[in-house]
RNA sequence: AGAGUUUGAUCCUGGCUCAGAACGAACGCUGGCGGCGUGCUUAACACAUGCAAGUCGAACGCGAACGGUUGACUUCGGUUGACCAAGUAGAGUGGCGCACGGGUGAGUAACGCGUAGGUAAUCUACCCUUAUAUUUGGGAUAACUCGGCGAAAGGCGAGCUAAUACCGGAUACGCUCUUUAUCAUGCGAAUGAUAGAGAGGAAAGGUGGCCUCUCCAUGGAAGCUAUCGUAUAGGGAUGAGCCUGCGUACCAUUAGCUAGUAGGUAGGGUAACGGCCUACCUAGGCGACGAUGGUUAGCGGGUCUGAGAGGAUGAUCCGCCACACUGGAACUGGAACACGGACCAGACUCCUACGGGAGGCAGCGGUGAGGAAUUUUGCGCAAUGGGGGUAACCCUGACGCAGCGACGCCGCGUGAGUGAAGAAGGCCUUCGGGUCGUAAAGCACUGUCAGGUGGGAAGAAAUGUCCGGCGAUUAAUACCCGCGGGAUUUGACGGUACCACUAGAGGAAGCACCGGCUAACUCCGUGCCAGCAGCCGCGGUAAUACGGAGGGUGCGAGCGUUGUUCGGAAUUACUGGGCGUAAAGGGCGCGUAGGCGGCUUAUCAAGUCAGAUGUGAAAGCCCGCGGCUUAACCGUGGAAGUGCAUCUGAAACUGGUAGGCUUGAGUACUGGAGGGGAAAGUGGAAUUCCCGGUGUAGAGGUGAAAUUCGUAGAGAUCGGGAGGAACACCGGUGGCGAAGGCGACUUUCUGACAGAUACUGACGCUGAGGCGCGAAAGCGUGGGGAGCAAACAGGAUUAGAUACCCUGGUAGUCCACAGCUGUAAACGAUGUACACUAGGUGUAGGGAGCGUUGACCCUCUCUGUGCCGCAGCUAACGCAUUAAGUGUACCGCCUGGGGAGUACGGUCGCAAGAUUAAAACUCAAAGGAAUUGACGGGGGCCCGCACAAGCGGUGGAGUAUGUGGUUUAAUUCGACGCAACGCGCAGAACCUUACCUGGGCUUGACAUCCCGGGGAUCUUCUGGAAACAGGAGAGUGUCUUGAAUUUCAAGAAACCCGGAGACAGGUGCUGCAUGGCUGUCGUCAGCUCGUGUCGUGAGAUGUUGGGUUAAGUCCCGCAACGAGCGCAACCCUCGCCUUUAGUUGCCAUCAUUAAGUUGGGCACUCUAGAGGGACUGCCGGUGUUAAACCGGAGGAAGGUGGGGAUGACGUCAAGUCCUCAUGGCCUUUAUGUCCAGGGCUACACACGUACUACAAUGGUCGGUACAAAGGGCAGCGACUUAGCGAUAAGGAGCUAAUCCCAUAAAACCGGUCUCAGUCCGGAUUGGAGUCUGCAACUCGACUCCAUGAAGUUGGAAUCGCUAGUAAUCGUGGAUCAGAACGCCACGGUGGAUACGUUCCCGGGCCUUGUACACACCGCCCGUCACACCACGAAAGUCGGUUGUACCAGAAGACGUUGAGCUAACCCCGCCUCGGCGGGGGGGCAGGCC
Repeated sequence: AGAGUUUGAUCCUGGCUCAGAACGAACGCUGGCGGCGUGCUUAACACAUGCAAGUCGAACGCGAACGGUUGACUUCGGUUGACCAAGUAGAGUGGCGCACGGGUGAGUAACGCGUAGGUAAUCUACCCUUAUAUUUGGGAUAACUCGGCGAAAGGCGAGCUAAUACCGGAUACGCUCUUUAUCAUGCGAAUGAUAGAGAGGAAAGGUGGCCUCUCCAUGGAAGCUAUCGUAUAGGGAUGAGCCUGCGUACCAUUAGCUAGUAGGUAGGGUAACGGCCUACCUAGGCGACGAUGGUUAGCGGGUCUGAGAGGAUGAUCCGCCACACUGGAACUGGAACACGGACCAGACUCCUACGGGAGGCAGCGGUGAGGAAUUUUGCGCAAUGGGGGUAACCCUGACGCAGCGACGCCGCGUGAGUGAAGAAGGCCUUCGGGUCGUAAAGCACUGUCAGGUGGGAAGAAAUGUCCGGCGAUUAAUACCCGCGGGAUUUGACGGUACCACUAGAGGAAGCACCGGCUAACUCCGUGCCAGCAGCCGCGGUAAUACGGAGGGUGCGAGCGUUGUUCGGAAUUACUGGGCGUAAAGGGCGCGUAGGCGGCUUAUCAAGUCAGAUGUGAAAGCCCGCGGCUUAACCGUGGAAGUGCAUCUGAAACUGGUAGGCUUGAGUACUGGAGGGGAAAGUGGAAUUCCCGGUGUAGAGGUGAAAUUCGUAGAGAUCGGGAGGAACACCGGUGGCGAAGGCGACUUUCUGACAGAUACUGACGCUGAGGCGCGAAAGCGUGGGGAGCAAACAGGAUUAGAUACCCUGGUAGUCCACAGCUGUAAACGAUGUACACUAGGUGUAGGGAGCGUUGACCCUCUCUGUGCCGCAGCUAACGCAUUAAGUGUACCGCCUGGGGAGUACGGUCGCAAGAUUAAAACUCAAAGGAAUUGACGGGGGCCCGCACAAGCGGUGGAGUAUGUGGUUUAAUUCGACGCAACGCGCAGAACCUUACCUGGGCUUGACAUCCCGGGGAUCUUCUGGAAACAGGAGAGUGUCUUGAAUUUCAAGAAACCCGGAGACAGGUGCUGCAUGGCUGUCGUCAGCUCGUGUCGUGAGAUGUUGGGUUAAGUCCCGCAACGAGCGCAACCCUCGCCUUUAGUUGCCAUCAUUAAGUUGGGCACUCUAGAGGGACUGCCGGUGUUAAACCGGAGGAAGGUGGGGAUGACGUCAAGUCCUCAUGGCCUUUAUGUCCAGGGCUACACACGUACUACAAUGGUCGGUACAAAGGGCAGCGACUUAGCGAUAAGGAGCUAAUCCCAUAAAACCGGUCUCAGUCCGGAUUGGAGUCUGCAACUCGACUCCAUGAAGUUGGAAUCGCUAGUAAUCGUGGAUCAGAACGCCACGGUGGAUACGUUCCCGGGCCUUGUACACACCGCCCGUCACACCACGAAAGUCGGUUGUACCAGAAGACGUUGAGCUAACCCCGCCUCGGCGGGGGGGCAGGCC
C1' cells in the first nucleotide's frame, strides 16, 4: 500500500466482497509447563444453606449453668447448702459504628455526567489545633421478679433498680438574635470589620496514681495529679449540599408547549438560595440556534481502531450518579429518606394449631432457570485497609492467598550434532526415476521442563510483655506519657519460590489451508449426485475448487469457524466527493429570517494573535531509569494532555460605533424596437349550415373497397344569409417575456435596451419557510358550439384487430368567474449573481467616428441571439466570453439496483389526485460514454444460373437403389437442413460380417520371452453340420561345431505338440479427451503483422476515400510506410508452329500386294521430348498526362484462350475411436476366438436419388458409315464347329502404338406401322436353359418361348444448365469367381436464351441504429398453473403505554383539634417530710384536614 467482481473487450460511475487489528467472547479439533491478568454481556429472574457489622465491663445495673470440691438430709432414686467454675457465659440499658467498605446498571436525555467557576446563600460526627469549662439538682426505665395471653412471632399488666440514658437550675466567650455609631468593599442591593447596649443558649463522667493543703487519721475521703471522655467558642483538614457558563444520542412521518405555568410582594419551610410551598398581584415564559412529544441510553477518565481527523465503545481498574423484591412515605442521625433498619400497600415464596405470622444474595460462595456462554457452598486475618476499644483484643467473603477454565497476554520446552546404502515403506511416474529425506536407523552428546532425593527463603514491621537508660509532669525518686536500646512474641500462601544432587532422549504437536484474490499440487473416488462456497464461482466420467491419500504452505500449545467494532470506504468527502448524458438544479419569479458583502478615516477590542497564572485527579498511553533469570507484569521520575477559566498586551484582518466617498445599486431626462401583458372595438379569406337559381347521376373515400350522401335532386356551379373558431402570404436557428408562453387591425394602461447629464450615497447578492405566476388534460357554475375530435357506432384490414385506414360522432376545444387543480422530456435534461480568460463569422436593436450632397460603405462600441474554434476542462461524448474553463457568495439536490416516488401518517384538493416520504424482503449488480463484431421487414455500391430470359428434368407410373418407420432371434454399425438418404459399400449366396441361434476353445486365431518333447511335412481312417476330438501309416530335411569312416552328440534358423505366467485380443464406450484425414461457407476476396502516428483505453489508422478489376487487380489521393497468408502467375492438359527422333505408327514420290502386305522413305499424320507463341505488345477513342475500358488490325488463339490441380485467417464442440493412430474407462473360460446355419435381401407405409417409359423428331426390319479413351497371362481370346440364344467344344496370336476385348451408337438410305393402351411400354408371372462358383432355397446375372401390369407428359412445389455447355447417343474402366439402371472416364451429334438487377437466395465493401455478444434460432414483457419463501391485509381477540375528568384511598408528614391519657419544671394545699391532692406549663393517644 491494495485486490476480486458489471463487458466480447475498454474507460468511468457505483455497490458488494476480501486481505489488517481488536474482543469479558462462544463453538469445533487438539492440548506439556510456568508467570501475570481475567471470568453471567442473557432473567434488575427466583433463591435452599453458611458466612459478609460489630464492638466497648476503662459508661451501667443484673447475672447463670455443665462440671468439680466439700457439708447436711435421704425412701439410696435423689434432695438441699457452701466454695471453685465466675463476676465468666448470657441477655439488657447506654456510647460509637451500622450513610464506610462490597454489589448492580433497572431507571435517568437530566446541572445526571464532564469541564470551568460561584456559594457575600450553606452544613460538616470522628481527626488536628487554640482557648475556656467540666457546676448544682431531680424523676424515671429496661434487664430482673411475679401474674396471666398466644401454635408461633410476639405482646400485656403489676413491682424493684443503675448510668457517660433522660430532665431542671447556675455560669460563660471573640457564640446566636435585635439594635446604635464609624470604617472598608460595592453602581446598587448588601456584606464584612471595629466599638457599645439588650435578650438567649453548655456539660458526664470513667480509669490509674498520690497525700502537699482540709477532714476522719495504718489508710481513705474531699482534694491533687495523669489520662480518656464531655461542653462552649475560634481555626484547620476532610466530606457534602446548592447555583451558573459551555459540552453531552436519534426521530420534524413529534410544531407548537405551558395555570405554580413566568415574574413580583408578603409569609412559611430548609443547614442553605429559590414557586421549594401558600396567599395576593401581573400575564407572562419556552420554541425552527428545534420547545413539546416519542425511542434508545448510566456519564466520564479511558478502551479498540485509524497516518490523522474521526468512528465505535463504556467489561476488569479509578471518579461521579442511580438503585437495593415493586411502589409510596417517613424516623433516627453530623450525614439516609438507609442493600444485610423500621412503616404501609402490592406481587411472590415459606410456616401455621387457620386465629395469624416470616422473608428479600444487583455482598462472598452456592442452587434452579434462562442461555452459545462465565468458576470453589476453599484458606486466612500473616500483610494492606476499615469499625469498636486506653489497650490486649474482637470483627472484617474489604482484602491477602489458593482452586477451576488455553478466556487473554508473556516466557519455556517437546532435543542438539553427525549420519547416503539416499534403507525399508508410502505416494507419484514419461518406468529412466522423483519425493517424503539427514528425515529415520546408527554413532557420539546435552540435561531446560516434568519425575525423584535433600536443603530452603524474602514478604515481619509494629503492638504487647520484660530489662535497663533519658526526657517531661508533679510535692514526688509513684503513676502516667514521650524518645531511643536489648530480649521475646506473630506467615493463610507453603515445605511455595529458589538452590543442589540424581537418572535418562526418555513423559510432552497440533490445527487450518493449497482455483483466483492468497503462500502452497499431484493421484484416486464421485459424476449437476454427494457436496463446497467470504466474493467471483466449482461438480453433468480425465475436478489442483467435492471426499480420501501423498506432498506442500501458514501459524504453533494452539489452530480454525462464528459473532461484533474500526479500518481498507475519498462509500456522508472538516481534513477529503459530486449534480449536461452515470444518482443528483427546485417549473419560474418576488421576497422574510439567515449567510455573505465596495473605497476611506477614527475609535472599541467581541472574534483573532501573543505572553503569564490556575486547572486539566490517580491509573492508563509515550519516554528515561529500575525490580522479578527474560518478557508479560510491577515500581519510580518525566513528558504529554490539542481543553477551560482568569490576567496583561497587540490592532493588520473580520466585527461594533461615529464620519466621509462614488465605481456597485437606484432615480430623473431623451430616443427608437418588439406576436411582452390586460381591456374595449373592428376586418377579410375559408369551412359548415340555411334559402333560392342552373343542372343530372353520381358524389365521397381508399393500397383496393365498403359503411355514408344522392332521383324526396346530391356532388358541381351562381347569388343571398347565419354562426362560431382561427388569423394564409409577411415568417426568418428573426423579435418579446422570469418561466409557462405570445402571431389579423385600431385605441387606452404597464416592463427590458441605448445615450448624455444631474441626483441619492452601499440603499447590494443570495434566499430556508412564505407569497405569487404556472402548457395541456381534468373539475365546478353559466353561456357558446362552425371546424376538429377522446369515448362510442358502423365499414374495412387481419388468424384475431377492443388498433393503424375510412364514414359518422359526444364530452372537450371557445367565453365568463379575485373559480379549482399545480403537474409535464415544465429540457439548454446545464440554479442565481458578479469578475477574469485567444479569436473568426452571421444575425436583431441602439449609439459614435472618418469620408460623402445623399443613398450608403468602412471602423469602433453597448445589449441580445446563432455557428465554428484555441487554451483549459471532461470517463468519453462534448463545452469553450451565452462555459461544462478559472474564482467568489448563497440556495436546492445526490449517496448501488429493485421494492418505490409506493405504503402508512400529515398537509392541500369537490374529485381526479398533488406534496412530504419509509421499511421488510431481494439481487451482485443496475448504469454512463465509447470500441469491435453480429443483426435490421435501415441506407448506398457490387457480385453469383441468385432472379429474369430459355432448354431439359424431378414431384404422377413401373422398376432399381438408399433412408425413415414397422417387423424380427438378428434384421450389425455409422451418416440427419443446405453440407445424411445409388452416402462409408470401387460391388452382403459362403467368406466379407462387425448382428442372431447353436456347437466348441481359454496364454488363446495373432506378437515377444521361458521350459519340455518332436524332424518339417505328406497320406489316410472313425465320430461330427463343421470347428474339433480320437487313431493309423510314410518320412527323418538345412546350416554350424566336436568326435570324426558309416554314424553319433550338441547347438542354431524356420516349423509342430504340450506346459507356467508375464501378456495377447476387443468393429466394446467416449469424435464433447485427441492426432490425422474430410465436408462446408467458398476459388468468396478477404485475413493479418512490424514500425510509426492518433486515442487514458478497448482500439483506430494502414485495409477508408476517387476511379478500375474476375480479384485488397491496378492507379491516384491520404499519417502512414512496408511486409506476410490469400488473388494472379509458376504446374498438368487441349488448341497453332518449329525442332529432335522414326517402331509396333505413317505413305507424298518409286516398286509390289487382295491388303502399308513387303522393299524403301520419315515429307505428312501420329507418337513424345525440347522450344516458340499472347504481352493490352500495336493503332484509334474515352479517361486525371493514371490505372483501365471500348473499338480495330494482325494472328491458330485476344484481353484470365478452354479445362484441371491448387482452398487464406477462421466458422460449424460439422463428420469419422467401424480405415489408421491414440489418452482414459470397460471386458479377460468373454464384449476375445473358431465353426455351421440364419440375418444385413423382411414389408400396411413415407421420403430421397436414378433407370425405363408413356411414343411418329417414334417403334420395328434390312442396308451403309464415322470415334476417343481404356483393359488384358489364374487374362484378353481371333478363327473354326454346335446351339434361335445365353453359351459350349477346340484354339492361333498377344506380357501389347504389333494380338485380343471391338460390331461404336445416335446418324444416313430404304421398307413397314398411322395414333390405338397400339407392332408404344415393358413390369409381373409360367416354362425351358446357360454361366460363375464347394454351394445360386432363403438370395446371383444372363438366354429363349410364353405372359403383357401401371403408364396417354404428371397438383402444390422444386432441380440442373450460359457453349462444344444443356440435351441426346453409344464406348470403356475400377471393384469383381459371379453379380450395375450406381460410380469414374471417353468420345459422337449438338442447341435456345440473358432486356436487365425491382424482387427471392447467398456473398463482399462503406455507412447507420441497437437494451444483441450463446451475437435475431438474440434479447425480453405480462398473465395463468403448481410448489416454496418473505412481507402484508383480515372477522376478531389479548396486552402495553398515555391525555382529560371523576370515585375510593393505606402508611406517613405538616397543620388543626385534643372533653381522653400524662413521672421530671412552676404554683397552691395537706402531711408522719417519705409523699399525697389540685392547678398551670409541656407532652401523647385519638378525631379532622

The RNA shown here (small-subunit ribosomal RNA) has 1489 nucleotides and comes from a metagenome. Its Rfam family is "Bacterial small subunit ribosomal RNA". Gene Ontology terms of the family: ribosome and structural constituent of ribosome.